[in-house]
RNA sequence: GAAAUUCUUCGGGGUGAGGUGAAAUUCCUCGAUCGGCGGUGAGAGUCCGCGACUCCCGCUAAGGCGGGACUGAACCGAUGAAACUCCGGUACCGACGGUAAAGUCCGGAUGGAAGAAGAGCGCG
Numbered sequence: 001g002a003a004a005u006u007c008u009u010c011g012g013g014g015u016g017a018g019g020u021g022a023a024a025u026u027c028c029u030c031g032a033u034c035g036g037c038g039g040u041g042a043g044a045g046u047c048c049g050c051g052a053c054u055c056c057c058g059c060u061a062a063g064g065c066g067g068g069a070c071u072g073a074a075c076c077g078a079u080g081a082a083a084c085u086c087c088g089g090u091a092c093c094g095a096c097g098g099u100a101a102a103g104u105c106c107g108g109a110u111g112g113a114a115g116a117a118g119a120g121c122g123c124g
C1' cells in the first nucleotide's frame, strides 16, 4: 500500500390555532414544518443514478438468492470559468394499510436497505 476477503459500529425527518360535525392532527380557513444514499467544474426533496415501499416471475428442503415492473416534483434572475445544487424571488412533490378523506397520527418498521466509518487477516 490497490484489489479480494472477514468482522464491528452507524445508517429517516416533520402540524399550531380556529370552524363544521356524533366523530376529523385527514374536510374548510389562516399559518407552520420535514426532506434516505451516491454522483455532479460549486454545496440538490424537484439534474443523473441507487435504495426502500408495492407487485410479478424463477431458483432453494429451508434460510435465502436472482431478475423484472412500478416509483412524485422547478423555473426565473443575479454572481461566476463553471451552479435547475449557492444567493434573491416565486412555485411544486411526497407510496401502501387503518380512520371522517393524512407528506406530518397509528401500522408493516426494535424491520430492511442504498451507503458511511473503522479494525483485522493474507500478500508484496
Base pairs, nucleotide, nucleotide: 001123005120006119007118008117009116010115015031016030017029018028019027032104033103034094035093036050037049038048039047045092046091054069055068056067057066058065059064074090075089076088077087096107097106098105
The prediction has a mean pLDDT of 84. FMN riboswitch aptamer (RFN element) from Ignavibacterium sp., 124 nucleotides, folded computationally. NCBI's taxonomy places the organism under Bacteria, Pseudomonadati, Ignavibacteriota, Ignavibacteriaceae, Ignavibacterium.